[in-house]
Molecule: c-di-GMP-I riboswitch aptamer
Organism: Domibacillus epiphyticus
RNA sequence: AUUGAAAAAUGGCAAACUUAUUGAAAAAUAAGGACGCAAAACCACAGAUCUAAAGCAGAUGCAAUGAUGGCUGGGUUGCCAAA
Numbered sequence: 001a002u003u004g005a006a007a008a009a010u011g012g013c014a015a016a017c018u019u020a021u022u023g024a025a026a027a028a029u030a031a032g033g034a035c036g037c038a039a040a041a042c043c044a045c046a047g048a049u050c051u052a053a054a055g056c057a058g059a060u061g062c063a064a065u066g067a068u069g070g071c072u073g074g075g076u077u078g079c080c081a082a083a
Stems, first nucleotide, its partner, number of pairs: 002083001012037002017032006035070001041076003045073003048068003055062002
């Protein structure tokens, strides 16, 4: 450095929910809390999904420049260990 299946060890993150704040909303941040995660670390480039303020339309609706990395792909980086 590469490859396949496991075991072990130091640890790490934090779903739902609650409270507070921000936001039109989706959702985000902080504290509590653990459903789970070997990248559940970082990045909105592509796809997908969510919301629909402004705007257009005019009572239906369209609509991302907003959001989601714990939706998928991709990129970068990190811990331990066997052959």